[in-house]
């Protein structure tokens, strides 16, 4: 950084798709280790169980237990005893003190942090920057001052009760750092007035004054002093919060108006504080196209991903803010909450219950169910960091530190390394030679990271003496043992790196796009191989990129999507020149801020990296201050060139109204006049003897205005055309008096706006939708004709659209020219008309630079610039649906989505095509001649039939074609009988010596059996050859595919075309050359030309024929000589002829035409004249043309048969249809007789003469001839006769009889002869074929094939015509040009209806669910307010009582709930 995909190809426009990166991912296959991270994106669904917020005995009372001690009591027992007692004394009990201390209570602090989630929220919620002179702040820091003296209770506890429980009532006792008065108190607070300073309106600060009310608590240690921890008040700070403001913060206008506490004021209340925050009163404001309101969606940010950037997307983990805690409402406590693990109420749900009533809230950590494609352990520890409490020890801490699970991500490592060719085996492929896997393996040498075992063993710990580690015997180190235990996934047609085989056969399947698969698939599946990545690899999903495909950077609108139908003008945007001020924009400097983390750079720490740490840079932003003054803005002043006004002048289908005119059509009246008129391609409907059409005169009525008339004029556009008058708009020219930027554009708005259409009322001649009739046609709801109503016309309204087009918005400026035309002005010349030159305005054409994808545009831009508006973003669905607005309606304006396709499209190119055009050619037509189509026969084909009628050929270009010849054979088909290494080839083994041949038997034959006969060489071992038997490779196939092929052939077409090199033009496909002017049979030649040359074709060279010379004369010939029946012979080679070599014809010569050319016309000469006639020769290519059955051949198929042998049959069938021929229909003839003249060829299993026999086919016999020697060998024509126009003396089919020939064999199924028979047919409908001269027509002959068989085929000679004016038409072809939506190329493409199935969407009587508001009702908890009921410890009072407080009650507000009518959204619904 691009690529694929629209086309036959090209350029462009334009969409779709791909390659990259990323992820809290999921799924498939696979899975060795470690480090660091990450892990319910869905149901803010419901939750069992455990834990997550406690702590303080140094605030307090009481106290279970234990211990110590003291006092007292009882006192077992012991000692002693004078027996009285004394001493001692375990255990127990009581009390005090101390220690310990569970559970509970009063009290303090904490519980508002930490942790979770993202439902709500479009908001001062968040971000950023400011403000509070309008505020609060526990614990903390630092100052000042103080800590005096009293009082009354309530828990706990005891007793009595209620209740299932939760819990709770009554009576009585009690402590405090709990609670309450009193004293004292300031520079704190409040009020009042004063001075000074400051500020921002209220005000603030400093100073001093008066008045007023307001404090406190103790505890520990200690002998004490004192110290420490507290307490009260106050100042300052710090920290944390509250409120306000500027700016920024998604989509929809098919949401355009919203708002009553709403906006403001006054007064009051309330709050920590400002404020409609709340209340009363007053005013009527406030917000909104710079998008209010409404609806939808959404936590915001630092940042993350991507990107070159600008941007786009996202908001997991980490960090900041906000909101929430089952749903909704509410307050209490407190420094702080309207409080996740607090309270009250209401709703839903769950649980307990004795049915009376209670309990609960995992969006804390684990965990469960559910949902889902999907997300972990009911772990360890407070060792570290941090938090709460405490004086501390310490306690608590699912915050946190760790471990577990998961390839979920990033990073690192390993699965071995070196050598090793017989290039092993195996696999795969193969042209069978080999190639590849592949140094890969084996094998040799070496190493041990990870995993395993054993030994040692941390840092993290604060150290300072000790103690203290969850992780963890972990990291790390050492040793041991073995290459030992550790590789997969995807792809391989192009994009995109990587190819073969087999299987499959539009099947199975693949596919991101284009697209693969219908028998040779590098695209499906498998295998081998290869490529890529690698403990992962692919797929799916999402985002950015590529996509400049929303374009700020960085796009467009003539024809691709896209300029509003046109004007006027509001808001807005933009705006001329000079001077001056200001400083909002702008620029510069400085300051503050822009949290940390992240990104980047430089270092450092883990063996490296990921990761972590330190420093720097950056955070492009916002704010403040200072400065500059060019530009923009704003203020002032001046100017005239932009714009406008006044004046002069002419031009014009500009507009409106009134009036006037002539021509024409139609109608009416009257006259003349008679049979048609009219209409068409041709007709008919229609009109007309009741008098039309035609013609003359008069009249009526409506509409439109010939000529002039012109890419002429006017208008903003639509549009405007007889003349006159009136009213009126605009433009232009001139001159330069006035104003002094007054301008341009213009979203909405307003107006105008063709035709058709609508409403009301007129009018209505002509024309004419609808309609009727006649034609045309397969049909003709059309085109043509005859009629004809709305309408067209007028007035007044409506509609508001057109290919409303220059498919080109408006304004201004600039940028070569040339040439028309309209209006005006100036100049020269002129008497003038007029001509010429210049300027302005309008309207055309051509054209340079430039531009454009090209076409084209080009001063009237689509060029170069500026400003403003409108519009576009793939095709279809669709300008459709729904909604809204407008309209009387028709309809218009605005204007989607689902679904579907990979294109749709523009311009240009080459072809092909056209019932487009021009030019030209051809037996193409025309002019002729003879035919075919009708008959009979022959032959081929179709069809039918059949056991088989073998196969192929199919418009021209299959059909007397393959087949130059089917009785057997051929033969491929059918029936039957046989064979299986085979009828044929090669190789191996055995046997035999022959094989071949002959005879016999069976048989239809093939075949089987028997008999006879029977090699060569030799070194004697054997070999060669042949036959036979066996086995395996193989043979064989006229089996399939001509759409796998080679070769060959047909056809367009013997048409004149088809190309290339270099150059030039074009972005390119391509063009040019090859087009043009002439000419030719011809791209033949000439000329011209950005072309110059060349090749394959044309022509020529080749064969033959026509003339002639020369050479040579046998088998040929015979003029002269001789001879004969005869060129028979002698002789000769002159002639004919034969066959070699030559000559000849070239538009060479003359004249005309032409351009002086090419050429053409005419002529001369010549045997031949313009390629002399004929042949061979067939360009690039087309038709998937024909042929696998000539041959060859890939692949597939058969292998006791789809091979092979044999007999018989069939290819010869026969209702019929077609093609090609023959013979005829007769007198240009038939028959009979007579009698001439060829050429090409052929001949030994042959041609066969003379002769004889037969009516004849033919036979007998055989001279001659391997051929210029012999033979095959002519007929029409000619002469004479006859027939006399008929189904005949035409015609010969068919049939009968008798024969001949070939052949093993003529039944199916040959040819010929004779006699007899004697069919159709009397010149052929529609249609159609050949031929332009030695041709058509006509007559015979020969040859190949072949035993025999020719009306076919290929050749040959004889006789021998007619016609061509011409190119309009039919067919085919060539060149140029034009249109095209065709390119499989008109046998193309393509449109609509209908039938059936399915999908999406609209409408639909309705039904149903939800959302947000509104109105009314009810009104919980609770704050606030009121309070006359009840109760009441502290204070006052001697008391009565009071103050105050609580409960109760009431009121306002008030959630849920109920009712109601609308709005919006979704689902569903017969039918359409």
């Nucleotide at each position: 950084a691009g690529a694929g995909u629209u086309u036959g190809a090209u350029c462009c426009u334009g969409g779709c798709u791909c390659a990259g990166g990323a992820c809290g991912a999921a799924c498939g296959c696979u899975g060795g280790c470690g480090g660091c991270g990450u892990g319910c994106u869905u149901a803010a669904c419901a939750c069992a169980u455990g834990c997550a917020a406690g702590u303080c005995g140094a605030a307090c009372g009481a106290u279970a237990u234990u211990c110590a001690u003291c006092u007292g009591g009882c006192g077992a027992g012991u000692u002693u005893u004078u027996c009285g007692g004394a001493a001692u004394g375990a255990u127990c009990c009581u009390g005090g003190u101390g220690a310990u201390g569970a559970a509970a209570g009063u009290g303090g602090c904490g519980a508002a942090c930490g942790g979770g989630u993202g439902a709500g929220u479009a908001a001062c919620g968040c971000g950023u920057g400011g403000g509070c002179a309008a505020c609060c702040u526990g614990c903390c820091u630092u100052g000042g001052a103080c800590u005096g003296g009293g009082g009354g209770a309530c828990a706990a506890c005891a007793c009595c009760g209620g209740g299932a429980a939760a819990c709770u009532g009554g009576u009585g006792c009690u402590a405090a750092u709990a609670c309450c008065g009193c004293a004292u108190a300031a520079g704190a607070c409040a009020a009042c007035a004063g001075u000074a300073a400051g500020a921002c309106a209220u005000c603030u600060u400093a100073c001093a004054g008066u008045u007023g009310g307001a404090a406190a608590a103790g505890g520990a240690u200690g002998u004490a002093a004192a110290u420490c921890c507290g307490g009260u008040u106050u100042g300052a700070g710090a920290u944390g919060g509250g409120c306000c403001c500027g700016c920024g913060u998604c989509u929809g206008a098919u949401u355009a108006g919203c708002u009553a506490g709403u906006u403001g004021g006054u007064a009051g209340g309330g709050u920590a504080a400002c404020g409609g925050c709340c209340u009363a009163c007053c005013a009527a404001g406030g917000c909104g196209a710079u998008g209010a309101u409404c609806a939808g969606u959404a936590g915001c940010c630092g940042a993350a991903c991507u990107g070159a950037g600008a941007g786009g997307u996202u908001g997991a983990u980490c960090g900041g803010c906000c909101a929430c805690a089952u749903u909704g409402g509410g307050a209490c406590u407190g420094a702080g909450a309207c409080a996740c693990g607090g309270c009250c109420c209401a709703g839903a749900c769950u649980c307990c219950u004795a049915c009376g009533g209670g309990a609960g809230g995992c969006a804390g950590c684990a965990g469960u169910g559910g949902g889902g494609a999907a997300u972990a352990u009911u772990g360890c520890g407070c060792a570290a960091u941090g938090g709460g409490g405490g004086a501390a020890a310490c306690c608590c801490u699912g915050a946190c530190g760790c471990a577990g699970c998961a390839a979920c991500g990033c990073c690192g490592c390993g699965u071995g390394a070196a050598g090793g060719a017989u290039g092993a085996a195996g696999g795969c492929c193969u042209u069978u030679g080999g190639g590849u896997u592949g140094u890969a393996a084996a094998c040799u040498u070496c190493u041990u990271u990870g995993a395993u075992u054993g030994g040692g063993g941390a840092a993290g710990a604060a150290a300072g003496a000790a103690a203290u580690g969850a992780c963890g015997g972990u990291a790390c180190c050492c040793a041991a043992a073995u290459a030992a235990c550790a590789a997969g996934c995807c792809a391989c047609g192009g994009c995109u790196a990587a190819c073969u085989a087999c299987g499959u056969g539009c099947c199975a399947g693949c596919a991101g796009c284009c697209g693969c698969g219908g028998u040779a698939a590098u695209a499906c599946g498998u295998a081998g191989g290869u490529g890529g990545c690698a403990a992962g690899c692919g797929u799916u999903g999402u985002c950015c990129g590529g996509a400049u495909u929303u374009a700020c950077u960085g796009g467009g609108u003539g024809u691709a999507a896209a300029g509003g139908g046109c004007g006027u003008g509001u808001a807005g945007g933009c705006g001329g020149a000079g001077c001056u001020g200001u400083a909002a924009g702008u620029c510069a400097g400085a300051a503050g801020u822009g949290a940390a983390a992240u990104c980047c750079c430089c270092g450092g720490g883990c063996u490296u990296a990921a990761c972590c740490c330190g420093g720097g840079a950056a955070c492009u932003g916002c704010u403040u201050c200072u400065g500059a003054a060019a530009c923009u803005g704003c203020g002032g002043u001046u100017c005239u060139u932009g714009a406008g006004u006044a004046c002069u002048g002419g031009a014009g289908a500009g507009g409106a109204a009134a009036g006037u005119g002539g021509a024409a059509u139609u109608c009416c009246u009257a006259g003349u006049g008679u049979a048609g008129c009219g209409g068409u391609g041709a007709a008919a409907u229609g009109c007309g003897u009741a008098g039309a059409u035609a013609u003359u005169a008069g009249g009526a009525g409506g509409a439109a205005c010939a000529c002039c008339a012109g890419u002429g004029g006017c208008g903003a556009a639509g549009g405007c055309g007889a003349c006159u008058u009136u009213c009126u708009g605009g433009a232009c020219a001139g001159a330069a008096a006035c104003u002094g930027a007054c301008g341009c554009u213009g979203a909405g708005g307003c107006g105008c706006g063709a035709a058709a259409g609508c409403g009301u009322g007129g009018g209505g001649a002509g024309c004419a939708a609808a309609c009727a009739g006649g034609a045309u046609u397969a049909g003709a709801u059309a085109c043509c004709c005859u009629g004809g109503u709305a309408g067209u016309c007028c007035a007044c309204g409506c509609u508001g659209u057109a290919a409303a087009c220059g498919a080109u918005g408006g304004a201004u400026a600039c940028u070569a020219g040339g040439u028309g035309u309209a209006g005006g002005g100036g100049g020269u010349g002129u008497c003038g008309a007029c001509u010429c030159c210049c300027c302005c305005u309008g309207u055309g054409c051509c054209g340079c630079g430039g531009u454009u994808a090209a076409c084209g545009c080009a001063a009237u831009a689509a060029g170069u610039a500026u400003c403003c508006c409108a519009c576009c973003u793939g095709g279809g669905g669709a300008g459709u649906a729904c909604g809204a607005c407008c309209g009387c309606a028709a309809g218009g304006u605005u204007g989607a989505a689902a679904c579907u396709c990979a294109a749709a499209g523009g311009a240009a190119u080459u072809g092909a095509c056209g019932g487009g055009g021009g030019c030209c050619c051809g037996c193409a037509c025309a002019a002729g001649c003879a035919g075919u189509g009708g008959a009979g026969u022959a032959u081929g084909u179709g069809g039918u039939u059949u056991a088989a009628u073998u196969c192929g050929a199919a418009g021209c270009a299959a059909c007397g074609c393959g087949a130059a010849g089917a009785a057997c054979c051929u033969u491929a088909c059918c029936a039957g009988g046989g064979c299986u290494u085979g009828a044929c080839a090669u190789a191996c083994c055995g046997a035999u010596g022959a094989c071949c041949g002959g005879u016999c038997u069976g048989g239809a034959a093939a075949c089987a059996g028997a008999c006879c006969u029977u090699u060569c060489c030799u070194u004697c071992g054997g070999g060669a050859c042949a036959u036979u038997g066996g086995a395996u490779a193989c043979a064989g196939g006229u089996g399939g595919u001509g759409c796998a092929u080679g070769g060959u052939u047909g056809u367009c077409g013997u048409c004149a075309g088809c190309u290339c090199g270099u150059g030039u033009c074009g972005u390119g496909a391509g063009a040019u050359g090859u087009u043009g002017g002439g000419u030719u049979a011809a791209g033949u030649c000439c000329c011209g030309c950005a072309a110059c040359g060349a090749g394959c074709g044309c022509a020529a060279c080749c064969c033959u024929u026509a003339u002639u010379g020369u050479u040579a004369g046998u088998u040929g010939c015979c003029a002269u000589c001789a001879u004969u029946a005869a060129g028979u012979u002698g002789g000769g080679c002159a002639c004919u002829c034969u066959a070699g070599c030559g000559a000849g014809a070239c538009u060479g010569c003359c004249g005309g035409u032409g351009a002086u050319a090419a050429a053409u016309c005419g002529g001369a000469g010549g045997g031949a004249g313009g390629u002399g006639g004929g042949g061979a020769c067939g360009a690039c290519g087309u038709c998937a043309a024909a042929u696998c059955a000539u041959c060859a051949u890939g692949c597939c198929c058969c292998u006791u048969a789809u091979g092979u042998c044999c007999u018989g049959g069939g290819c010869u069938a026969c209702a019929c249809a077609c093609g090609u021929a023959c013979u005829a229909c007769a007198a240009u003839g038939g028959c009979u007789g007579a009698u001439a003249c060829a050429g090409c060829g052929c001949g030994a299993a042959g041609c066969a003469a003379u002769a004889c026999u037969g009516u004849g086919a033919a036979g007998u016999g055989g001279a001659g001839c391997a051929a210029a020697u012999c033979g095959c060998c002519a007929a029409a024509a000619u002469c004479a006769g006859u027939c006399c126009c008929a189904g005949u003396u035409c015609g010969g089919a068919u049939u009968g009889c008798a024969g001949g020939c070939u052949g093993c064999a003529a039944c199916u199924c040959g040819c010929c002869u004779g006699c007899a028979u004697g069919a159709a047919g009397u010149c052929g409908g529609a249609a159609u074929u050949g031929c332009u001269a030695g041709u058509a027509a006509u007559g015979g002959c020969a040859g190949g094939u072949c035993a025999g068989c020719a009306u076919a085929c290929u050749g040959c000679c004889g006789u021998g015509a007619a016609u061509a004016c011409g190119u309009u038409c039919c067919c085919g072809g060539g060149c140029c040009u034009u249109g095209u939506a065709c390119a499989c190329a008109c046998c193309g493409c393509c449109c609509g209806u209908c039938a059936c199935a399915c999908c999406a969407u609209g409408a639909g009587a309705g039904u149903u669910u939800g959302u947000a508001a509104c109105a009314c009702c009810c009104g919980a908890a609770g704050u606030c307010a009121a309070u006359a009921g009840c109760a009441u410890a502290a204070c006052c009072g001697u008391a009565a009582g009071g103050a105050g407080u609580g409960c109760g009650u009431u009121g306002c507000c008030g959630a849920a709930g109920g009712u109601g009518g609308g709005a919006c959204a979704g689902a569903u619904g017969a039918u359409u």
Molecule: small-subunit ribosomal RNA
Organism: metagenome